[in-house]
RNA sequence: GGGUCUAUAGUUCAGUGGUAGAAUUCUCCUCUCCAAAAGGAGAGACCGAGGUUCGAAUCCUCGUGGACCCG
Repeated sequence: GGGUCUAUAGUUCAGUGGUAGAAUUCUCCUCUCCAAAAGGAGAGACCGAGGUUCGAAUCCUCGUGGACCCG
C1' cells in the first nucleotide's frame, strides 16, 4: 500500500427497514434473626459525518478505532 471482518448498556451478546432487547453489573424493595440464594422495581447504549428512504442500529459512501490475510 491492497483486501476481509468488526464497532449496540459498565461487561458479554442478540436485533436482516417501522416499539432497541437478554444476561450480567449498579441502586432500591420483598423475603430472612442476619447474610446468601430467590423474587420485584428502576437506571443505563446504537463509533463519527454524509447519503438513500415516508421511515436507518439495519442499506450505500467517507472517516476513526480494533482483529486477520496478502505484499
Record summary:
This is a predicted structure of a 71-nucleotide RNA (transfer RNA) from a Minisyncoccota bacterium. Its Rfam family is "tRNA". The family's RNA type in Rfam is transfer RNA. Rfam links the family to the GO term triplet codon-amino acid adaptor activity. The prediction has a mean pLDDT of 85. Lineage of the source: Bacteria > Bacillati > Minisyncoccota.